Notes: The RNA shown here (Bacterial small signal recognition particle RNA) has 100 nucleotides and comes from a Chloroflexota bacterium.
RNA sequence: AAUCGGGUCCUACGCGGCAGAGGCCUGCGAACCCCGCCAGGUCCGGGAGGAAGCAACGGUAAGCAGUCCCCUCUGGGUGCCGUAGGGUAGCCUGAUUGGA
Numbered sequence: 001a002a003u004c005g006g007g008u009c010c011u012a013c014g015c016g017g018c019a020g021a022g023g024c025c026u027g028c029g030a031a032c033c034c035c036g037c038c039a040g041g042u043c044c045g046g047g048a049g050g051a052a053g054c055a056a057c058g059g060u061a062a063g064c065a066g067u068c069c070c071c072u073c074u075g076g077g078u079g080c081c082g083u084a085g086g087g088u089a090g091c092c093u094g095a096u097u098g099g100a
Base pairs, nucleotide, nucleotide: 001097002096003095004094005093006092007091008090009086010085011084012083013082014081015079016078018075019074020073021072022071023070025066026065027064028063034059035058036057042051043050044049
């Protein structure tokens, strides 16, 4: 110096990790215009019984708060990661050959 290979470069996929959002879970949460159950009282009935139903109690909706973990989605100059493809201008590196 030349040739070949690999890395650096680009793309895609996969794995892990980071951030955000949603879900799950827990708690609070409608006096009435949610549900259930309805003390008292009210109404119907001669009576037996029945009806509606406030408070309380229980469960929830919208919503609010909390959350390690788990599930889903999104993102990217996330990774001394993997696979495949692309690329050969430059740089690094290995092998072979030739010359000084």

It was read from a public genome assembly, where an Rfam model found it. Its Rfam family is "Bacterial small signal recognition particle RNA". Rfam classes the family as a non-coding RNA gene. Rfam links the family to the GO terms signal recognition particle, plasma membrane targeting and SRP-dependent cotranslational protein targeting to membrane, signal sequence recognition. Its mean pLDDT, the model's own confidence on a scale to 100, is 80.